[in-house]
RNA sequence: GCCCCCGUAGCUCAGCUGGAUAGAGCGUGGGUUUCCUAAACUCAAGGUCACAGGUUCGAGCCCUGUCGGGGGCG
Numbered sequence: 001g002c003c004c005c006c007g008u009a010g011c012u013c014a015g016c017u018g019g020a021u022a023g024a025g026c027g028u029g030g031g032u033u034u035c036c037u038a039a040a041c042u043c044a045a046g047g048u049c050a051c052a053g054g055u056u057c058g059a060g061c062c063c064u065g066u067c068g069g070g071g072g073c074g
Base pairs, nucleotide, nucleotide: 001073002072003071004070005069006068007067010026011025012024013023019057028044029043030042031041032040050066051065052064053063054062
């Protein structure tokens, strides 16, 4: 330098062929329970979906560029 894959919550990830409110587990905070802690149950908070632009009535999803990570080739 070229090619491929990935980037969604604090962490690990799902999200179908573009569709209506963006999710799960773990973690965090509150509550119940307990003498206390842990466990269990329950509720909640937490997201500019890497960034910018485009296509579309509508984009996490499609297209282009940039950035970052991983792999391959020379």

This is a predicted structure of a 74-nucleotide RNA (transfer RNA) from a Phycisphaerae bacterium. It matches the Rfam family "tRNA". Rfam links the family to the GO term triplet codon-amino acid adaptor activity. The source organism's lineage runs through Bacteria, Pseudomonadati, Planctomycetota and Phycisphaerae. The coordinates come from a structure-prediction model, not an experiment, and the mean pLDDT is 81.